[in-house]
RNA sequence: GCCUUCAUAGCUCAGUAGGUAGAGCGCAUCCAUGGUAAGGAUGAGGUCACCGGUUCGAUCCCGGUUGAAGGCU
Numbered sequence: 001g002c003c004u005u006c007a008u009a010g011c012u013c014a015g016u017a018g019g020u021a022g023a024g025c026g027c028a029u030c031c032a033u034g035g036u037a038a039g040g041a042u043g044a045g046g047u048c049a050c051c052g053g054u055u056c057g058a059u060c061c062c063g064g065u066u067g068a069a070g071g072c073u
Base pairs, nucleotide, nucleotide: 001072002071003070004069005068006067007066010025011024012023013022019056027043028042029041030040031039049065050064051063052062053061
């Protein structure tokens, strides 16, 4: 220098032929217990890395940038 893959909640990861984004763990409140753990219920938490384009509409498609991993020379 070139190629490939990846970037989604605090962490680990799903997700879709383009139509208002989810799980587990964690966190908060409540229930329950003599109390704690375990258990049950409810809830909060996301500009889907960034900038543009296409589209009525983009986490998803296209181009570029940044970062991470791997490969070729």